[in-house]
Molecule: transfer RNA
Organism: Candidatus Dojkabacteria bacterium
RNA sequence: GCAAACGUGGCGGAACUGGCAUACGCGCUGGUCUUAGGAACCAGUCCCGCAAGGGGUGAGGGUUCGACUCCCUCCGUUUGCA
Numbered sequence: 001g002c003a004a005a006c007g008u009g010g011c012g013g014a015a016c017u018g019g020c021a022u023a024c025g026c027g028c029u030g031g032u033c034u035u036a037g038g039a040a041c042c043a044g045u046c047c048c049g050c051a052a053g054g055g056g057u058g059a060g061g062g063u064u065c066g067a068c069u070c071c072c073u074c075c076g077u078u079u080g081c082a
Base pairs, nucleotide, nucleotide: 001081002080003079004078005077006076007075010026011025012024019065027045028044029043030042031041032040046055047054048053058074059073060072061071062070
């Protein structure tokens, strides 16, 4: 230099015939239990907002009634080729 795959909460990771973003697990916080701790169980855990609602999937644009999903450019990571 060329090609391919990938990028989603603190971490792993799901959601694709385009139709409820963050299911599930880990971690963390609070509680129950315990003399105390661990384990177990219950609740909570992206941002703004009193709420209704709105925003958010590496960055920016496009298509569409509607985009994590399709298209384009760029950035990054990994792999292959030279």